Predicted 3D model of a 138-nucleotide RNA (c-di-AMP riboswitch aptamer (ydaO/yuaA leader)) from Paractinoplanes atraurantiacus.
RNA sequence: GACGGACCACCGCCUAAUCGCCGUGUGCGCGAACCGGGGACCCGAGUGGUUGGGGUGAAGCCGCGAUGUCUUGCGGCCGGACGCGUCUUCCCGUCCGAACCCGUCAGCUAACCCGGUCGGCGGCUCGAGGGAAGAAAG
Repeated sequence: GACGGACCACCGCCUAAUCGCCGUGUGCGCGAACCGGGGACCCGAGUGGUUGGGGUGAAGCCGCGAUGUCUUGCGGCCGGACGCGUCUUCCCGUCCGAACCCGUCAGCUAACCCGGUCGGCGGCUCGAGGGAAGAAAG
């Protein structure tokens, strides 16, 4: 000096999953912010059968196959994320369409009540897509 690896800081991404407080006090802690659930009137539902039903999440529906099953292939419709200061729309590009929970029970729902703040990745300043319009901040 080059190449490769690891860690810290820093920058960035998915997600609600972030920030602050304690001056003896650090906790089954408190607060803000964000997020989720339960819960009236009205409205909806209202019967029978069957394979009970429901929730978080973008993670669904339909058709044609494969498979004993679990699952899985193709196609269509549909849904979601990212592209480095933030928001909206469009174009282009790159990806995702999982998993888990409640426990026979829950429609919406004011008051009210209850809970969550996990986890998983990338980059290492090379540069960090494009166009249009608007907003905010400075």
Its Rfam family is "c-di-AMP riboswitch aptamer (ydaO/yuaA leader)". From the family's description: This family represents a conserved RNA structure found upstream of the ydaO and yuaA genes in Bacillus subtilis and related genes in other bacteria. The coordinates come from a structure-prediction model, not an experiment, and the mean pLDDT is 76.